[in-house]
């Protein structure tokens, strides 16, 4: 990087450092010197792993990851319904993120 599979409505600091950016992309809308990203500490969760039980279910969190504004911030494509002039709602997909497996 490609394929496959599961999940994405919950949860997580008034700390240190750092200095202007950040929220994947586009549009919008937001966050940011009452300090962004990054790094350290702290925390959340429990996918793998561990332990017990063994259709399965439960526990701890020491290990491998992940995560810690806003639903994956909203919409981006399709269908249905409503409204009637480019909107609203629902469902599904696509895209994305993370874990497991395979190449």
């Nucleotide at each position: 990087c490609u394929c496959u599979u599961a999940u994405c409505a919950a949860g997580a600091g008034a700390g240190g450092u750092g200095g202007a950016g950040g929220g994947a992309u586009g549009u919008g809308c937001c966050c940011g010197a009452u300090g962004a990203a990054g790094c350290c500490c702290g925390g959340c969760a429990a996918c793998c792993g561990u332990c017990a039980u063994u259709a399965u279910u439960g526990a701890a969190a020491u290990g491998g990851u992940g995560c810690c504004a806003a639903u994956u911030c909203a919409c981006a494509c399709a269908a249905a319904g409503c409204a009637g002039u480019u909107g609203c709602u629902u469902u599904g997909a696509a895209a994305g993120a993370u874990g497991g497996g395979a190449g």
SAM riboswitch aptamer (S box leader) from Neobacillus paridis, 103 nucleotides, folded computationally.
Of the family's consensus pairs, 97% are formed in the model.
The sequence was found by an Rfam model in a public genome assembly.